[in-house]
Description:
This is a predicted structure of a 72-nucleotide RNA (transfer RNA) from an Abditibacteriaceae bacterium. It matches the Rfam family "tRNA". The family's RNA type in Rfam is transfer RNA. The source organism's lineage runs through Bacteria, Abditibacteriota, Abditibacteriia, Abditibacteriales and Abditibacteriaceae. The coordinates come from a structure-prediction model, not an experiment, and the mean pLDDT is 81.
RNA sequence: GUCGCUGUAGUGUAGCGGUCAGCACACAACAGUGCCAAUGUUGGGGCGCGGGUUCAAUUCCCGCCAGCGACU
Numbered sequence: 001g002u003c004g005c006u007g008u009a010g011u012g013u014a015g016c017g018g019u020c021a022g023c024a025c026a027c028a029a030c031a032g033u034g035c036c037a038a039u040g041u042u043g044g045g046g047c048g049c050g051g052g053u054u055c056a057a058u059u060c061c062c063g064c065c066a067g068c069g070a071c072u
Base pairs, nucleotide, nucleotide: 001071002070003069004068005067006066007065010025011024012023013022018055027043028042029041030040031039048064049063050062051061052060
């Protein structure tokens, strides 16, 4: 330099045009306990950035950025 894959809560991940963007762990509050914990209930927090297509984009297209890999 070329090509491919990936980028979604603090962490690990599902989703792949429309339904509130889910799950687990973590975190907070409450319950619980003599205290702590286990456990239960509730809650906060997220689509890498910019543009395009569309009535509607996390999803499709283009560019950029970052990570990983292959080739030269």
The RNAcentral record of the sequence draws on ENA.